[in-house]
Context: one part of a larger RNA
RNA sequence: CUGGGCGUAAAGGGCGCGUAGGCGGCCUGUCGCGUCUGAUGUGAAAGCCCGGGGCUCAACCCCGGAAGGGCAUCGGAAACGGGCAGGCUUGAGUCCGGAAGAGGAGGGCAGAAUUCCCGGUGUAGGGGUGAAAUCCGUAGAUAUCGGGAGGAAAACCAGUGGCGAAGGCGGCCCUCUGGGACGAGACUGACGCUGAGGCGCGAAAGCGUGGGGAGCAAACAGGAUUAGAGACCCUGGUAGUCCACGCCGUAAACGAUGGGUGCUUGGUGUGGGGGUCGUUUCGGACCUCUGUGCCGGAGCUAACGCGGUAAGCACCCCGCCUGGGGAGUACGGUCGCAAGACUAAAACUC
Numbered sequence: 001c002u003g004g005g006c007g008u009a010a011a012g013g014g015c016g017c018g019u020a021g022g023c024g025g026c027c028u029g030u031c032g033c034g035u036c037u038g039a040u041g042u043g044a045a046a047g048c049c050c051g052g053g054g055c056u057c058a059a060c061c062c063c064g065g066a067a068g069g070g071c072a073u074c075g076g077a078a079a080c081g082g083g084c085a086g087g088c089u090u091g092a093g094u095c096c097g098g099a100a101g102a103g104g105a106g107g108g109c110a111g112a113a114u115u116c117c118c119g120g121u122g123u124a125g126g127g128g129u130g131a132a133a134u135c136c137g138u139a140g141a142u143a144u145c146g147g148g149a150g151g152a153a154a155a156c157c158a159g160u161g162g163c164g165a166a167g168g169c170g171g172c173c174c175u176c177u178g179g180g181a182c183g184a185g186a187c188u189g190a191c192g193c194u195g196a197g198g199c200g201c202g203a204a205a206g207c208g209u210g211g212g213g214a215g216c217a218a219a220c221a222g223g224a225u226u227a228g229a230g231a232c233c234c235u236g237g238u239a240g241u242c243c244a245c246g247c248c249g250u251a252a253a254c255g256a257u258g259g260g261u262g263c264u265u266g267g268u269g270u271g272g273g274g275g276u277c278g279u280u281u282c283g284g285a286c287c288u289c290u291g292u293g294c295c296g297g298a299g300c301u302a303a304c305g306c307g308g309u310a311a312g313c314a315c316c317c318c319g320c321c322u323g324g325g326g327a328g329u330a331c332g333g334u335c336g337c338a339a340g341a342c343u344a345a346a347a348c349u350c
Base pairs, nucleotide, nucleotide: 003322004321005320006319007304008303012318014201015200016199017198021194022193023192025088026087027086028085029084030083031082033081034080035077036076037075038074039073040072041071042070049065050064051063052062053061054060091191092188093187094186095185096183097182103177104176105175106174107173108172109171115149116148117147118146119145120144121143125136126135162169163168206247207246208245209244210243211242215241216240220236221235222234223233258317259316260315261314262313263312266295267294268293269292270291271290272289273288274287275286276285277284299306300305323350324349325348332343333342334341335340
């Protein structure tokens, strides 16, 4: 001396539930498994160490002694870890109450707008652009009024706001349903944390079968632009976007920051709950719990920055990194209808 790390340098698993395992609150008793201690045995020889001796010295060799991790047996200790037994309530949970929410699933309804169809008025343009053209229109368009069809999305409210584990969630009403915060007590009595495997969820795009199709729009076509224009702009336009069921399982799935618990100056905004004070009412002030932002102290950081929502101070558990390229590739395996996903090298090279 017996790794260092993971916001941006390589590195947090997309998210959850949970198996094994790891870790685990306060008090008492007990056992003595771990742990500690004493003794005994073993610990071949050689070697190392100490003492002595032999080759003229040394290396080398000879004699003697000591030491020795560990293991076993016996005796002992009982703080800590562990087992067993008993108890406790602060961790965790249950019950009750009023309140918040785009949390999820199913069903229904209404309005604005686009498009299309029918009818009326009306006439020569409309549309589009930097400018144009393709395009639409005298078979009557654009504009405008009335009627109808259909699909998709939800202006204002709307927030620096809320909810959810994440993906994500936004018109209104109904039904079913999950989670969280707060308040007061009662109850259970450590029932907890994490979580290799596993299982489930998982934007968009994509795939399968069937439906639907207004608008938008990969591909595609045409018009422009240009040296060219496989683009940007324009006119069209099919998959798709929507629904049902089944797959896929990826992402800058990002806070680029895993989860849990405790501890550590402040200021200011905002969502939800409770309390005290005050007020004729309104408006309010203060305290507190919880969520969500901003600024900032100590501290941390390579710096940027983070800073009670930590990237500070600690502990527990999981995942991951170990120079760049080759490469998230090949091969093999598993999964998938496919697209591909997951797992994951080496030669060679700098």